A computed fold for a 133-nucleotide RNA from Actinomadura rudentiformis, annotated as c-di-AMP riboswitch aptamer (ydaO/yuaA leader).
Lineage of the source: Bacteria > Bacillati > Actinomycetota > Thermomonosporaceae > Actinomadura.
Of the family's consensus pairs, 96% are formed in the model.
Model confidence (mean pLDDT): 81 of 100.
RNAcentral holds the sequence, with entries from Rfam.

RNA sequence: ACCGCCGAGUCCCCCAUGCGGGGAGCCGGGGACCCAAAUCCCCCCGGGGCGAAUCUGCGUUCACGCGACGCGGUAGGGCGACUCCUGGCCCGAGCCCGUCAGCUAACCCGGUAGGCGGACGAGGAGAGGAGAA
Numbered sequence: 001a002c003c004g005c006c007g008a009g010u011c012c013c014c015c016a017u018g019c020g021g022g023g024a025g026c027c028g029g030g031g032a033c034c035c036a037a038a039u040c041c042c043c044c045c046g047g048g049g050c051g052a053a054u055c056u057g058c059g060u061u062c063a064c065g066c067g068a069c070g071c072g073g074u075a076g077g078g079c080g081a082c083u084c085c086u087g088g089c090c091c092g093a094g095c096c097c098g099u100c101a102g103c104u105a106a107c108c109c110g111g112u113a114g115g116c117g118g119a120c121g122a123g124g125a126g127a128g129g130a131g132a133a
Base pairs, nucleotide, nucleotide: 002118003117004116005115006114010024011023012022013021014020025112026111027110028109029108030107035102046100047097048096049095050094055073056072057071058070059069060068061067076091077090078089079088082126083125084124085123086122
């Protein structure tokens, strides 16, 4: 270089070429009626967003509490073009807003990163498309 994987994270244009701008596509958030919620008491205690990444058992340390660390399980998710079944392997994190936000038409705002693998490397059923004659 090429072929792939996770992920929204791809493609095009302009220009003064840089902490630059615009657009298409894809993605996320805010935001009515209606609906939902609403009231009272006690305890604890703010609440919310992106994402598959939730909920938990045991052990060690410890004030035997929290927390931290370790070993397991689990909701859920991924594995070369669509779906399902079977099988194998893997993930089951992290980050952000800042007292504030249910849903939500119009409308408004934002993102378009980062990280990996490598030679034909699972089987079956169905659907669908293309090409040739």